Model confidence (mean pLDDT): 82 of 100. Transfer RNA from an Actinomycetes bacterium, 77 nucleotides, folded computationally. Its Rfam family is "tRNA". Rfam's curators write: Transfer RNA (tRNA) molecules are approximately 80 nucleotides in length. The family's RNA type in Rfam is transfer RNA. The organism belongs to Actinomycetes, within Bacteria.

[in-house]
């Protein structure tokens, strides 16, 4: 330097192809349950979907361009 992949609550990962209320699980906070923890149960709150911009009536999703990380080729020393 070139190709490819992946970015989304504290962590892990859907939704993306085919554009139309961003959801799941754990954690975390309040209850209930129990003599008490656990554990189970209900239930609450937590997002710039990396970033700009661009199409659209509408973008997590399409389309340029950038940035972080992975991983493979290449080149110099």
């Nucleotide at each position: 330097g070139c190709u490819g992949g992946u970015g989304u609550g504290g962590c892990g990962c859907a939704a993306u192809c085919c554009g139309g209320u961003a959801g799941c699980g754990c954690a975390a906070c309040c209850g209930a349950c129990u003599u008490g923890u656990a554990a189970u149960c209900g239930g609450u709150a937590g997002g710039u979907u990396c970033c700009c911009a661009g199409u659209u009536c509408g973008a997590a999703u399409c389309u340029g361009g950038g940035c972080a990380c992975c991983a493979g080729c290449u080149c110099c020393a």